[in-house]
Context: one part of a larger RNA
Molecule: small-subunit ribosomal RNA, central domain
Organism: metagenome
RNA sequence: CUGGGCGUAAAGCGCGUGCAGGCGGAUCGGCAAGUCCUGUGUGUAAUCUUCCGGCUUAACCGGAAAACUGCACGGGAAACUACCGACCUUGAGUGCGAGAGAGGAUGGCGGAAUUCCAGGUGUAGCGGUGAAAUGCGUAGAUAUCAGGAGGAACACCGGUGGCGAAGGCGGCCAUCUGGCUCGACACUGACGCUGAGACGCGAAGGCCGGGGGAGCAAACAGGAUUAGAUACCCUGGUAGUCCCGGCAGUAAACGUUGGACACUAGGUGUGGGGGGUUCGACCCCUUCCGUGCCGCAGUUAACGCAUUAAGUGUCCCGCCUGGGGAGUACGGCCGCAAGGUUGAAACUC
Numbered sequence: 001c002u003g004g005g006c007g008u009a010a011a012g013c014g015c016g017u018g019c020a021g022g023c024g025g026a027u028c029g030g031c032a033a034g035u036c037c038u039g040u041g042u043g044u045a046a047u048c049u050u051c052c053g054g055c056u057u058a059a060c061c062g063g064a065a066a067a068c069u070g071c072a073c074g075g076g077a078a079a080c081u082a083c084c085g086a087c088c089u090u091g092a093g094u095g096c097g098a099g100a101g102a103g104g105a106u107g108g109c110g111g112a113a114u115u116c117c118a119g120g121u122g123u124a125g126c127g128g129u130g131a132a133a134u135g136c137g138u139a140g141a142u143a144u145c146a147g148g149a150g151g152a153a154c155a156c157c158g159g160u161g162g163c164g165a166a167g168g169c170g171g172c173c174a175u176c177u178g179g180c181u182c183g184a185c186a187c188u189g190a191c192g193c194u195g196a197g198a199c200g201c202g203a204a205g206g207c208c209g210g211g212g213g214a215g216c217a218a219a220c221a222g223g224a225u226u227a228g229a230u231a232c233c234c235u236g237g238u239a240g241u242c243c244c245g246g247c248a249g250u251a252a253a254c255g256u257u258g259g260a261c262a263c264u265a266g267g268u269g270u271g272g273g274g275g276g277u278u279c280g281a282c283c284c285c286u287u288c289c290g291u292g293c294c295g296c297a298g299u300u301a302a303c304g305c306a307u308u309a310a311g312u313g314u315c316c317c318g319c320c321u322g323g324g325g326a327g328u329a330c331g332g333c334c335g336c337a338a339g340g341u342u343g344a345a346a347c348u349c
Base pairs, nucleotide, nucleotide: 004320005319006318007303008302012317014201015200016199017198021194022193023192025088027086028085029084030083033081034080035077036076037075038074039073040072041071042070049065050064051063052062053061054060091191092188093187094186095185096183097182098181099180103177104176105175106174107173108172109171110154115149116148117147119145120144121143125136126135162169163168206247207246208245209244210243211242215241216240220236221235222234223233258316259315260314261313262312263311266294267293268292269291270290271289272288273287274286275285276284298305299304322349323348324347331342332341333340334339
């Protein structure tokens, strides 16, 4: 090793593209590297095993056999794997025709609301709370009317709806652009799957430079509460939140479930498309793709999962190996820094 696991017990990389590598559809022919059969040589002795023998026995010792599962060379087999040649279309892809969508980027536009500014009306309060106070207001606030400025976010539609690899994406319009689904044919002819490294993308917060700043709001200040109150509540309020350029690279980055393919009862809802039925895009039947719920077999420690598998199989990658120490120390690499990544041990239970 044969012979463990990874939804919740330790364990799926946050996600993708992809070099190497591993694995890989159907048919025919060839070859004989792997594979299998056979022969020869070798595989020291000792040890181990079996038998016989020697010390009174045993240990120990002597003899014989077997074994040494290996290696080399020769002969042979051709199912499988590899390799070479030929060919195929079902895997994969391309073309054609339709279609849905908050997929991405850029530019422009719109209305509601908050705040502020100036003005009109108007007068003593407003605001806030469990109750208050700080705060605002006779230098005229709050309320209300018309006007202006500016920033941010887009009510209703809106939906276990849609799109995207993930992060994520929501007013309207235009331009540029990625992916996906369906349909009937034609074409290429295994061009495929996975993917150590590598490269790219990657919420929020954070950092650097420049802009912007309405609302909100870490820090901070004040008022309350309280034994205290470095909080919860209230009044304010700066970074930040927004835009451009660069960095950072983390997360309960979660379906806590890696990717691909095949197979294995159904029922019901919903989104996108096709076909049938029909006068008809009402229904109904059927089919493909997506997204939910329920449920059989099976599976599971149970909970549950159950054609969107956690079922049955194949291939590839990642990861786990008692708790704490510790995602720490040291070193390396990365970063402006914050820190990230890789990642122990002593000791202890």